Transfer RNA from a Nitrososphaerota archaeon, 75 nucleotides, folded computationally. It matches the Rfam family "tRNA". Gene Ontology term of the family: triplet codon-amino acid adaptor activity. The family's RNA type in Rfam is transfer RNA. The sequence is in RNAcentral, with records from ENA. NCBI's taxonomy places the organism under Archaea, Thermoproteati, Nitrososphaerota. The coordinates come from a structure-prediction model, not an experiment, and the mean pLDDT is 82.

RNA sequence: GCCCCCGUAGCUUAGUAAGGAUAGAGCACUGGCCUUCCAAGUCGGAGGUCAUGGGUUCGAAUCCCAUCGGGGGCG
Repeated sequence: GCCCCCGUAGCUUAGUAAGGAUAGAGCACUGGCCUUCCAAGUCGGAGGUCAUGGGUUCGAAUCCCAUCGGGGGCG
């Protein structure tokens, strides 16, 4: 230098093939209940500009372009 894959909540991730209407889950965090207290259990809550910018579209996590970061292959 060229090619491929990946980037979604603090962490691990589903969803991307075939665009579709509030972006889900587990753990962690946090409030209540329970307990003498803690843990466990149980019922809630908060937390995401879906890596960044732009484009296409009525509509983009999903398609297109560029950039950034990580991993791999070739030279």